The RNA shown here (transfer RNA) has 71 nucleotides and comes from Candidatus Nesciobacter abundans. Its mean pLDDT, the model's own confidence on a scale to 100, is 82.
[in-house]
């Protein structure tokens, strides 16, 4: 340098162009003499800048990071 693939919440993962969801984790309560397991409940996310659309995480362009592959 070429081709391809990815980017969603602290972390992992969903999500026909029509209210972003769920686990772990973290807060707070219940329970226990303290933890822990349990249980209820709650805070947080669409890599970025355009553009098409009533309506974009999803479609198209640009860049930006990482990952594979070939040389």
């Nucleotide at each position: 340098u070429g081709g391809g693939a990815a980017a969603u919440a602290g972390u992992u993962u969903a999500a026909c162009g029509g209210c972003a969801g769920a686990a772990c984790a973290c807060c707070u309560g219940a329970c226990u003499c303290u933890g822990g397991a349990u249980u209820a409940g709650g805070u947080a996310a669409u890599c970025u800048u355009g553009g098409u659309u009533c309506g974009a995480a999803u479609c198209c362009a640009g860049g930006u990071u990482u990952c594979c592959c070939a040389g």